This is a predicted structure of a 272-nucleotide RNA (Archaeal signal recognition particle RNA) from a Nanobdellota archaeon. A source record names the gene ffs. The prediction has a mean pLDDT of 76. Of the family's consensus pairs, 93% are formed in the model.
RNA sequence: CUACUGGCUAGGCCGGGUGGUUGACCCUCACCUGUUACGUCAAAUGGGUCGUUGGACGGGCCGAAGCGUGAAGGGCGGCAUGCCGGUGUUGACAGUCUUUUCCGGACUGUCGAUACCCUGUCCUUCUUGAUCGUCAUGCAUGUCAAUCUGGUCAGGCCCUGACGGGAGCAGCCAUACGCAUGCGUGGUGGUGUUUGAAGGGUCGCAGGGUGGAGGAAAGGAAGAGGUCAACUGACAGUGUCGGUCCUUGUCCACCUUCACGCGCGCCACUUU
Numbered sequence: 001c002u003a004c005u006g007g008c009u010a011g012g013c014c015g016g017g018u019g020g021u022u023g024a025c026c027c028u029c030a031c032c033u034g035u036u037a038c039g040u041c042a043a044a045u046g047g048g049u050c051g052u053u054g055g056a057c058g059g060g061c062c063g064a065a066g067c068g069u070g071a072a073g074g075g076c077g078g079c080a081u082g083c084c085g086g087u088g089u090u091g092a093c094a095g096u097c098u099u100u101u102c103c104g105g106a107c108u109g110u111c112g113a114u115a116c117c118c119u120g121u122c123c124u125u126c127u128u129g130a131u132c133g134u135c136a137u138g139c140a141u142g143u144c145a146a147u148c149u150g151g152u153c154a155g156g157c158c159c160u161g162a163c164g165g166g167a168g169c170a171g172c173c174a175u176a177c178g179c180a181u182g183c184g185u186g187g188u189g190g191u192g193u194u195u196g197a198a199g200g201g202u203c204g205c206a207g208g209g210u211g212g213a214g215g216a217a218a219g220g221a222a223g224a225g226g227u228c229a230a231c232u233g234a235c236a237g238u239g240u241c242g243g244u245c246c247u248u249g250u251c252c253a254c255c256u257u258c259a260c261g262c263g264c265g266c267c268a269c270u271u272u
Stems, first nucleotide, its partner, number of pairs: 003270001005268004011062004015033005023050005038058004066262009077251004082246001083243009093233004097225007107215002115210007122200005129193001130191014149174004157166003
């Protein structure tokens, strides 16, 4: 000199990232991720800082170890995008709608099609009955009852010498009026009603007549019109939500490699 071992110190490690917040950065917050690896205190009107890599106090480990920067590769995860799907909205298109023509032909037709005519059904007015209600009235039957309707008036009362007479209560009878019922007449009102007539009206339905062979649904094609609104289908734009790493971009814990920068010190035993 070298090597081993031990000790010491400089120094290093005890995490990093994304989001949020901020003039910007770190932290307390949320989330992702790594290690054998910190504790206590304060902190969203926030705590610290201004070229720093949180602050205050304390502790542990490594120890000349390592730290920093850059590049390449791998790679968990985040963000965004493409793609796919859902949904809202805008625009325009086609269909659903109306109509014409053609194809079609279920079904129907000499037990009579399409078509035409008449009538009814429908509406208005008038009319006529039925029925119900109501008002008035005539007749019949029954019933009823009166301070002052009529008749007959026991008893009692009055007149009379007597005979007899008088008024007249109760009762009885009859009755005005009233009430009830029935029948009829007239007026008036109503109705899911009836008769008749006139006018109106025609999509449908029913009946009758003329006439004599077609008529026609679904479906399809072409054209014209419409599309205010709603629905269906499909196209484009735009907003929003979701999906999986399938695409792309970007950030990135962590791992590997390379290069560069700083540092690579001191002491001791042994060895030689």